Source information: Two RNAs folded together computationally: RNase P RNA and transfer RNA, 440 nucleotides in total.
């Protein structure tokens, strides 16, 4: 001074005037409304609902089966598919990214091209023997033998050198690379490190079936509790014992259930659930972290067909044109990212103009 | 607010143990009619709602968006 990588924060701010919607108070009014004063009122994702939980209710929710998830190890943690740390693979010159059970239990697939696609394979080549044509180089064919070259494919049954043959080949050696076994050490463990010994070699896919290991009973705040107000008692057709996920099986209930269609009532009724919570915010300590412990402090939407606007003014922001002493300085536009609570927290993931902040790599320049 | 389900051709659907997508209608051409209509014969068709991953290869398997529509008081 460029080019990057990792992470973490804000995302307008003051201040009038006139509405919103809770709440507390005090007055009018008097059974249900008005006034006045004081005080609060959108996010980092309030979103997608994609995982986990609280919390309610399902008449048991108990067993197997099927289903669904998760997937290196160790932690965290209410619980998770989060999250920290380690570890092994792979990409990157590096900071660093992204990935993670088993394919030597079995079962299935590997299009097209190719001779042959996983119980390999002779298309061209090489090599033996043999038959014929031809003066001959050399054609032509027949039987065999060979994976060493060539060609095909995304992928062809380890490499590289010798050594052996008719050529050839793990056929046989040395070495490397992998894989299986043993043995020492190291680690809580994935794994690492050393050494020995074997057969010589084993293709991808499992976000195919599977198998292995752990985990899941369903349904949702329209879940449910209560208070009230009105009522019908019904016809038809359907279809079977019913019960909150399939199937058994155990378990409850009982002569009816369920379900459509007319028909006919009532309404989007009132309160609670509702927001003090795994809650924020400083400190200290324990721990690499993730996270926890403990002390002091705070209360910060709770409405419920759903409020959080509107204009207006200074400051900042941005763009566009003038100036111009290259620092700035005037006019003039733009209200100014994405979006917005609806039971509550914990994450993940998407959308985000514009800005600040800490760590760290690579390349050049000058000292 | 919570919970499904489904997106393929102009329109309404098919498309399963991943291999280059198809039917009927509709449109075009032709042939029959003096013209047309029905008949008959031929033809054209897709970024398989988008953008990532697994895979040699995705309509298809996973994931994360966007639209549609339907159920609960």
């Nucleotide at each position: 001074g460029g080019a990057c990588c990792g992470g973490g924060c804000c995302g307008g701010a003051c201040g009038g005037u006139c509405g919103c919607c809770g709440g507390g108070c005090g007055g009018a009014a008097u059974c249900u409304u008005c006034c006045g004063c004081c005080g609060g009122g959108a996010g980092g994702a309030a979103a997608g609902u994609c995982c986990g939980g609280a919390c309610u209710c399902c008449g048991u929710a108990g067993g197997g089966c099927a289903g669904g998830g998760u997937g290196g190890c160790c932690g965290c943690u209410a619980a998770c598919g989060g999250c920290g740390g380690c570890u092994c693979g792979u990409c990157g010159u590096g900071a660093g990214g992204c990935g993670g059970g088993g394919a030597a239990a079995g079962u299935g697939c590997c299009a097209c091209a190719g001779a042959a696609a996983u119980g390999a394979g002779a298309c061209c080549g090489c090599c033996g023997g043999u038959g014929g044509a031809g003066c001959g180089a050399u054609c032509c064919g027949c039987c065999g033998g060979c994976a060493a070259g060539g060609g095909c494919g995304a992928a062809c049954c380890g490499g590289u050198g010798a050594g052996g043959u008719a050529a050839g080949a793990g056929c046989u050696c040395a070495c490397c690379a992998g894989c299986c076994u043993c043995c020492g050490g190291g680690g809580u463990g994935a794994c690492c490190c050393g050494g020995g010994g074997g057969g010589c070699u084993c293709g991808g896919c499992a976000a195919a079936c599977c198998c292995c290991a752990c985990c899941c009973g369903g349904a949702g705040c329209a879940a449910g509790a209560u208070c009230g107000a009105a009522u019908a008692a019904g016809a038809g057709g359907g279809u079977u014992c019913g019960g909150c996920u399939g199937c058994c099986c155990g378990c409850c209930g009982c002569a009816g259930g369920c379900c459509c269609u007319c028909g006919g009532g009532u309404a989007a009724g009132g309160u609670c659930g509702c927001u003090c919570g795994a809650g924020c915010c400083g400190g200290c300590c324990a721990g690499c972290a993730a996270u926890g412990g403990c002390c002091g402090g705070c209360c910060u939407a709770g409405a419920g067909g759903a409020a959080u606007g509107a204009c207006c003014g200074u400051c900042g922001g941005u763009c566009u044109c003038c100036c111009c002493u290259c620092g700035g300085g005037g006019a003039g536009g733009c209200g100014c990212a994405c979006a917005g609570a609806a039971u509550c927290c914990g994450g993940c993931u998407u959308a985000u103009a514009g800005g600040c902040c800490c760590g760290g790599u690579c390349c050049g320049g000058c000292c | 607010g919570g919970g499904c389900a489904g997106g393929u051709a102009g329109c309404u659907c098919a498309g399963u143990c991943g291999g280059u997508a198809g039917a009927g209608c509709a449109g075009c051409a032709g042939a029959c009619u003096g013209a047309a209509a029905a008949u008959c014969u031929g033809c054209g068709u897709g970024u398989c709602g988008g953008c990532g991953g697994u895979u040699c290869a995705a309509u298809u398997c996973c994931g994360c968006c966007c639209c549609u529509g339907c159920c609960c008081a």
The coordinates come from a structure-prediction model, not an experiment, and the mean pLDDT is 78. It holds a member of the Rfam family "Bacterial RNase P class A". It is annotated as a ribozyme.